RNA sequence: CCGUGCUAGGCGGGGAGGUAGCGGUGCCCUGCACCCGCAAUCCGCUCUAGCGGGGCUGAAUUCCCCUCCGAGGGGCGUCGGCUUCGGGGCCAGUGCGCCGGGCGAAGGCGUCGAUGGCCAGGUCCCGCGCGGUGGGCGAUCGUGAACCAGGUCAGAUCCGGGAGGAAGCAGCCUUAAGCGAAACCGCUCAUGCGCCGCGGGUCAGCCUGGCCGGAGCCGAGCCCGAUGGCACGCCCGGGGCCACCGUCUCGACGAGGGGUGCACGG
Numbered sequence: 001c002c003g004u005g006c007u008a009g010g011c012g013g014g015g016a017g018g019u020a021g022c023g024g025u026g027c028c029c030u031g032c033a034c035c036c037g038c039a040a041u042c043c044g045c046u047c048u049a050g051c052g053g054g055g056c057u058g059a060a061u062u063c064c065c066c067u068c069c070g071a072g073g074g075g076c077g078u079c080g081g082c083u084u085c086g087g088g089g090c091c092a093g094u095g096c097g098c099c100g101g102g103c104g105a106a107g108g109c110g111u112c113g114a115u116g117g118c119c120a121g122g123u124c125c126c127g128c129g130c131g132g133u134g135g136g137c138g139a140u141c142g143u144g145a146a147c148c149a150g151g152u153c154a155g156a157u158c159c160g161g162g163a164g165g166a167a168g169c170a171g172c173c174u175u176a177a178g179c180g181a182a183a184c185c186g187c188u189c190a191u192g193c194g195c196c197g198c199g200g201g202u203c204a205g206c207c208u209g210g211c212c213g214g215a216g217c218c219g220a221g222c223c224c225g226a227u228g229g230c231a232c233g234c235c236c237g238g239g240g241c242c243a244c245c246g247u248c249u250c251g252a253c254g255a256g257g258g259g260u261g262c263a264c265g266g
Stems, first nucleotide, its partner, number of pairs: 001266006009057003012030004020046005034054005063259006072250006080242009090233001093232003096228002099225005107218003116212008124201006130194002132191007140181004149174004157166003
């Protein structure tokens, strides 16, 4: 160096997530790479590999190591944009609300009297009173005590020689607490009550009526002014998302360099 048969190894790798950590299933990248079964509130493992079974290749294009490149992923940061939350401040800006004025379409009201003015009453708020209603208490009436309430106490009992005296049940009369009662009366409390009264406030607007007077009034919308921090916008701070850039990190595919057996025969 050649041939034959083997062995280690290989038959994909990586990122994020997940995990105490690791490999895998699921997602993504790379790009083509044996087969079957299993696996997310999962499967297996404890140091490097999914677990179980089968197959192919095999010492180099294919295995191992290093360097470069770099698809793609991840962390952090600056700037910008969007969004959300909290605080602050502003009516200068945009919008909106309220008020005043002007113009005023369509249409409507108006000599059966417009706008306006005057008068009267009502409507609003507060306090007090009166009445109504309801509750409570009192007063009134009735009832109401075996004994432990009062009076009178037959009989019976006790004391006494007697006169007489004592306590006292039932009965009768009365009453306490309690219970009951329908109006009236008194006190008190309350009030989703009142064509009620008095005082005060507001006494502007609105409603109703009357009188004066004699021709306008309402009106969508637009304009002007004034006003309100109500919303946006502004300032400060926090959270989330997106894009660009910077930096760190992992890194597929690819390129280059190096390394790696055993037995037998020639």
Predicted 3D model of a 266-nucleotide RNA (Bacterial large signal recognition particle RNA) from a Thermoleophilaceae bacterium. It matches the Rfam family "Bacterial large signal recognition particle RNA". The family's RNA type in Rfam is non-coding RNA gene. Rfam links the family to the GO terms signal recognition particle, plasma membrane targeting and SRP-dependent cotranslational protein targeting to membrane, signal sequence recognition. Of the family's consensus pairs, 92% are formed in the model. The gene name in the source record is ffs. NCBI's taxonomy places the organism under Bacteria, Bacillati, Actinomycetota, Thermoleophilales, Thermoleophilaceae. The coordinates come from a structure-prediction model, not an experiment, and the mean pLDDT is 78.